Predicted 3D model of a 77-nucleotide RNA (transfer RNA) from a Gammaproteobacteria bacterium. The coordinates come from a structure-prediction model, not an experiment, and the mean pLDDT is 80. Its Rfam family is "tRNA". Rfam describes the family as follows. Transfer RNA (tRNA) molecules are approximately 80 nucleotides in length. The source organism's lineage runs through Bacteria, Pseudomonadati, Pseudomonadota and Gammaproteobacteria.
[in-house]
């Protein structure tokens, strides 16, 4: 340099034919429950969907350029 896949909550991840409200386990905070702790049950908070721009009535999902990340691979020494 050039190919491919990835980027959605603190951490692993889902998200269908692009359809209006963006979720799930764990963690975290408060409640219940115990002498106390765990654990278990409730409640909650917790998101520029990696940036920008396009395209549509409507975009996380579709294009296009850029970051970052990881794997192949090519050329020079």
């Nucleotide at each position: 340099g050039g190919c491919u896949g990835c980027g959605u909550a603190g951490c692993u991840c889902a998200g269908u034919u692009g359809g209006u409200u963006a979720g799930a386990g764990c963690a975290c905070a408060g409640c219940a429950u115990u002498c106390a702790u765990a654990a278990u049950g409730c409640u909650g908070a917790a998101g520029u969907c990696g940036u920008u721009g396009g395209u549509u009535c409507g975009a996380g999902u579709c294009c296009a350029a850029c970051c970052g990340c990881a794997g192949c691979u090519a050329c020079c020494a």